[in-house]
RNA sequence: GUCGCCAUAGCUCAGACUGGCUAGAGCAUCCGCCUGUCACGCGGAAGGUCACGGGUUCAAGUCCCGUUGGCGGCG
Numbered sequence: 001g002u003c004g005c006c007a008u009a010g011c012u013c014a015g016a017c018u019g020g021c022u023a024g025a026g027c028a029u030c031c032g033c034c035u036g037u038c039a040c041g042c043g044g045a046a047g048g049u050c051a052c053g054g055g056u057u058c059a060a061g062u063c064c065c066g067u068u069g070g071c072g073g074c075g
Stems, first nucleotide, its partner, number of pairs: 001074007010027004020058001029045005051067005
């Protein structure tokens, strides 16, 4: 240089193929229950510019273009 893949909560990820309910799970954090205390267990809460910019559409995490970053193949 070129091609491909990836980017969603503090962390690890699902959701994308096939656009359509208010964007979800586990762990972690906080609160409560339980317990002599802690842990475990149970219930709840908070936590999101879906990397960034633009486009298509009635509607975009999902489709299209570009940018940035990461990983890999080729040279």

A computed fold for a 75-nucleotide RNA from a Tepidisphaeraceae bacterium, annotated as transfer RNA. Its Rfam family is "tRNA". Its family is annotated with triplet codon-amino acid adaptor activity in the Gene Ontology. It is annotated as a transfer RNA. RNAcentral holds the sequence, with entries from ENA.